Predicted 3D model of a 1182-nucleotide part of an RNA (large-subunit ribosomal RNA, half B) from a Candidatus Woesearchaeota archaeon. The sequence was found in a public genome assembly. The prediction has a mean pLDDT of 81. Rfam family: Archaeal large subunit ribosomal RNA. Its family is annotated with ribosome and structural constituent of ribosome in the Gene Ontology. NCBI's taxonomy places the organism under Archaea, Nanobdellati, Candidatus Woesearchaeota.

Context: one part of a larger RNA
RNA sequence: ACCAACUGAGGGAAUUCGGCAAGUUAGUCCUGUAGCUUAGGCUGAAAGGAUGUCUAUCUUUGUGUAUUUUCGAAAGUUGUAUGCAUUGAUAGAUCACAGUAACGAGGACGGCCCGACUGUUUACCAAAAACGUAGCCAAGUGCUAAUCUGAAAAGACUUGUAUACUUGGUGAGACCUGCCCAGUGGUGGUGUCUGAAACUUCUUUUCAAGGGAGCUAAGGCCCAUCAAACGGCGGGGGUAACUAUGACCCUCUUAAGGUAACGUAAUACCUUGUCGUCUGAAUGGCGACUUGCAUGAAUGGUUUAACGAGGUUGUUACUGUCCCCAGUUGGAGACCUCUGAACACAUUGUCCGGUGAAAAGACCGGAGACACCUAGUGGGAAGCGAAGACCUUGUGGAACUUUACUGCAACUUGUUGUUGUGGUUUUGAAAUAAAUGCACAGAAUAAGUAGGAGUUUUGAAGCAGCCAUUCCGGUGGCUGUGGAGCGACUGUGUAAUACUACUCAUUUAUUUUAAGACUGCUUACUCUUUUAGAGAACAGCAGCAGGCGGGCAGUUUGGCUGGGGCGGCGCCCUGUCGAAAAAAUAUCGAUAGGACCCAAAGAUAGACUCAUCUAGCUUGGAAAUCUAGAGUUGAGUGCGAGGGCAAAAGUCUAUCUAACUGUAUUCUGACCAGCAAGGAAUGCAGAGGCGAAAGCCGGGCCUAGUGAACCCACAUGCUUUUUUAAUAGAAGCUGUGUCUGAUAGAAAAGUUACCCCAAGGAUAACAGGCUUGUCGCCCCCGAUAGUCCGUAUUGACGGGGCGGUUUGGUACAUCGCUGUCGGCUCUUCCUAUCCUGCGCGUGCAGAAGCGUGCAAGGGUGUCGGAGUUCACGCAUUAAAAGGGAUCGUUAGCUGGGUUAAGAACGUCGCGAGACAGUUUGUAUGAUAUCUACUAGGUGUGUAGUUGUCUGAGUGGAACAAGUUUCUAGUACGAGAGGAACGGGACUUGGAUGCCUCUGGUGAGCAGUUGUCAAAUGGCAGGCUGCAUAGCUACGCAUUGUACGAAUAAGAGCUGAAAGCAUCUAAGCUCGAAGUCGUCCGCAAAACGAGACAACUAAGGCCGUUAUAGAAGAUAACGUUGAUAGAGUUAUUGUGUAAGUUUGAAGGUUCGCCGACAAAUUCAGCAUAUAACUACUAAAAGC
Repeated sequence: ACCAACUGAGGGAAUUCGGCAAGUUAGUCCUGUAGCUUAGGCUGAAAGGAUGUCUAUCUUUGUGUAUUUUCGAAAGUUGUAUGCAUUGAUAGAUCACAGUAACGAGGACGGCCCGACUGUUUACCAAAAACGUAGCCAAGUGCUAAUCUGAAAAGACUUGUAUACUUGGUGAGACCUGCCCAGUGGUGGUGUCUGAAACUUCUUUUCAAGGGAGCUAAGGCCCAUCAAACGGCGGGGGUAACUAUGACCCUCUUAAGGUAACGUAAUACCUUGUCGUCUGAAUGGCGACUUGCAUGAAUGGUUUAACGAGGUUGUUACUGUCCCCAGUUGGAGACCUCUGAACACAUUGUCCGGUGAAAAGACCGGAGACACCUAGUGGGAAGCGAAGACCUUGUGGAACUUUACUGCAACUUGUUGUUGUGGUUUUGAAAUAAAUGCACAGAAUAAGUAGGAGUUUUGAAGCAGCCAUUCCGGUGGCUGUGGAGCGACUGUGUAAUACUACUCAUUUAUUUUAAGACUGCUUACUCUUUUAGAGAACAGCAGCAGGCGGGCAGUUUGGCUGGGGCGGCGCCCUGUCGAAAAAAUAUCGAUAGGACCCAAAGAUAGACUCAUCUAGCUUGGAAAUCUAGAGUUGAGUGCGAGGGCAAAAGUCUAUCUAACUGUAUUCUGACCAGCAAGGAAUGCAGAGGCGAAAGCCGGGCCUAGUGAACCCACAUGCUUUUUUAAUAGAAGCUGUGUCUGAUAGAAAAGUUACCCCAAGGAUAACAGGCUUGUCGCCCCCGAUAGUCCGUAUUGACGGGGCGGUUUGGUACAUCGCUGUCGGCUCUUCCUAUCCUGCGCGUGCAGAAGCGUGCAAGGGUGUCGGAGUUCACGCAUUAAAAGGGAUCGUUAGCUGGGUUAAGAACGUCGCGAGACAGUUUGUAUGAUAUCUACUAGGUGUGUAGUUGUCUGAGUGGAACAAGUUUCUAGUACGAGAGGAACGGGACUUGGAUGCCUCUGGUGAGCAGUUGUCAAAUGGCAGGCUGCAUAGCUACGCAUUGUACGAAUAAGAGCUGAAAGCAUCUAAGCUCGAAGUCGUCCGCAAAACGAGACAACUAAGGCCGUUAUAGAAGAUAACGUUGAUAGAGUUAUUGUGUAAGUUUGAAGGUUCGCCGACAAAUUCAGCAUAUAACUACUAAAAGC
């Protein structure tokens, strides 16, 4: 030093992230209690007083004994006397520093945030603001319910029934809860659309398979509705008579454009917003304002009494948290003895500088260093612990999410089977019967064609009634009446009517058939309270089919990359440069492009010459068209660049389609192995184009303009095959087309801070190395300012360096691990000097300054808010300088921040989740081997022992600074002001020593509570008061810069080079807190191991010890003795012991009881101190 406790002067939170820790308070009784309030409470608010013991009186309660007491038949009861216990009150007495005396036992009060509350939670780092909660709201559900579990049977809710159950949201109470249905989702509805299987139908004559069409459910589409469903809730411009602001206006736009309320917030980046207040000082708290990066209304908004081991900030009390530490006790450690592991373990084990995989005990150089042991401290061993949790990579994993991909369950819809029997009705088809058929003209309602001269008494026209129909004119039917019409002819018209037959269209009725809808029955089937009843061909179950479907599952979720991500594409192709004169050649190098275009911009033949300039001509100009001339490419060539091109590869005209088929080869793609698509070139054959011909033409002046396999489609194509009379089908080949731009071509979204594995220093974050743009500092030049005047001061634009404290770049070392910010503690170094010292210049009178030179000896502090470094502020100060040491320092401390798991806000995301945004909470391991350092010993050497020295060397700051006074109101100065050299006294800081004083602690003594035991005493290591020695600071004392030497900047002397001048060249003198001495320590292991003196012995073990001390050591003593103990006497501390006697408030049964007081008694007890005293032990011995 550590652990556990105790005490502490003065101050009182100055400590610190933060009053963490500790302390204060505390029981009971009485008084008293602001403000708020949900009127219950907060409340023990706060604040104040009392409290022991004894004696007496009164009193409460209980229980005995006696009784000749009252009442009563008795039990019993009421009295009286007396005993024990007990409650409270009052009075008096009395002791102490102190009376809930110990133990036990709230510190209090304000402001704010969050959550209403009691409660619950991460067993083992989070107790919370998270969860829950009563209350509120919404949705589902009528019981064979909804919801849930299960493959099913079955079961839970529930033997409950809408005042019930389930699910979701919000979260007591109070005041409230705005707008939006465009998106997503829920619910409802509708039909021209879409929509599967089954079914119907077609598909050459049939059959099979396939295909087409039709019909159609849910769903989709569409139309509504729902936000206490998921969610969302704008921008620009202008405007009022100071300015500012903008009630107001204009405009764009939306589904709607954020209402009330709150607001720099657990939400505000900027931000330490601004103002006020709390403070000496506030990145803090509170109150306001509010331009809200990015509040906002049941993802609830705003408040709110009470509550909270929640978060935050004040006040008061209190304190060792601190100034600033000190003392004490116990333990552990240490020491002695005994027992006695494990882990671990290459060799070994110095410092400085350098080197080096850039951070070495081992390499290089230098220095240092005898060997060993003990205790301690933790600087180093980039120490030990764990194949880094951060980061990257892996065609690794897992979990979670979803409008990723692909499936599955569940749900839902249709259909078929189980599945029977009736009725009504609708629709379609067929048959039968009946009716109807209106352009205009025309008697007038002409369906069409044919026949046709008749038809009607088998009762016409007309009239009346009824029915049907209607184009409202009429027509048809039935009944009655009636008793003869109609047609032909004429006329109108496309068509001529009477009558008959057939046909078309429409409508009606009936029958049959098919499909649909509704409804009845009971026997399948189901249920129940099972001789019966209810439901019922539904439901259920099974098959097929459609929809929906993170409920569940399996997977995917590119690459390059000066880490990764974001960005980009440097992922395919082309030109030029880079590219270093063969070829090849990289970068997220530089510069441009491509993923086309063209039926002419192609082929051939012929003709021509462009751009530009000069001269000339009406409008006409610099420039329009025309003429003449010059004109080697300056033009043009579809598009980039390079290469190329002039009777052309350019321009124009004419005729054409070679922008052909087949085949073979070469080159390129792809240097030097192999390699596909693509591209280019050459030849032959065929059929062509142009040209008189030679000849040219297989697209474009050349180099970019691209795409495998499978599947599919197409073709007057070819081959094979099945049935065959022929067609037709299928397969293959050839050709063409449709694609992979991550471009030699998987079918593919996210999150992980809940994470896991493997690997990597192949690759990031910290630190190091290199570099130094940036940063800091210096220098050169000297524009400007400075009245004048570059250099007293200022120092633009530029230029050159240094440093390695900023920030970057890089990726060299470290990922089988070098602990990451700040603070605390402690040490050392640098100087680019803040102060102190010595100088120089000044736009220096003095004083105070400004600039600068030398100089690193010493110093450089306290406080406020913030985690802060930094920065800011208050008050001091001589000054409150800057930096390094792995941003010194975590096997030294702390753990506030950053940076885990919980949770919240804002924002982003559909979501899981995310945020160099905010907030709250959250484990800091270990017995020290080596080295190093601080101390203490042992051995050996230095050829004997003991003692005394020297001092090579080494350490130190041993002192540093200030105030004041004298000098002196002097020098100086017009004045105002106002020094110095030198001397003195103090102060602050540092250093060293000490305990006389002042304090602290403290053996000890005394008092006292509870209890045990009963004279004395013990325990709670109780509490309280005082205190010796010792140790200590808060106390006391000391602390020359006095002096010398050599110097720095600087000041000079003499003095040449250079007849002068010159501090310098030779020589000489001064000159600083700095350097070396002086001063204080260590130091013969100083291997160069020293000197001197004395001596022949000395020392050790052993024993008693302290002036010493962790163990060793050192020192004293050992009977010739005061070394220790015991004892005695003093001293000192406490404060008057025990016992006895007397007194004592009162009471009394007269026996006595009684706290306490006085005397005996400066007693008793204690004593680490001093003196005395051999009683005990230091014997003997080696």